[in-house]
Molecule: SAM riboswitch aptamer (S box leader)
Organism: Spirosoma endophyticum
RNA sequence: AGCUUAUCCAGAAAGACGGAGGGAAAGGACCCGAUGAUGUCUUGGCAACCAACCAGCCUCAGGGAAUGGUGCCAAUUUCCGCCCGGUCAUCAACUGGGAUAGAUAAGAU
Repeated sequence: AGCUUAUCCAGAAAGACGGAGGGAAAGGACCCGAUGAUGUCUUGGCAACCAACCAGCCUCAGGGAAUGGUGCCAAUUUCCGCCCGGUCAUCAACUGGGAUAGAUAAGAU
C1' cells in the first nucleotide's frame, strides 16, 4: 500500500507551544476560530478492538477487570449529496433502508 472481517446516534479536557484558518472528499448547509481554533507535546480521562485473565467449550460465541498493544476525548463519520422506498395530490419538508467514501481494530498478503 491494497485485501478480508467487525464496529461507527454512547463516552471522555486541562496545561504548554504555536499563530490562521479549520471541521477527509466537487458542491451546499451548519458550526469551531485572535476570549487563540486546526495542529504538536505533557498530563489526565473515556472506551473495551487485540493480548492477558475467568468459566465453558473445542474454535466459536460469553464474563468481569483495566496489566500490556492500539484507539479516542466539539457537533451521529456535524448534516445533505448517489440509489430504492414511506408520509405527501406535487414540490418542499420529514423519515426508513442501502451504496460509495472515510475512521478504528484485528487478520492474512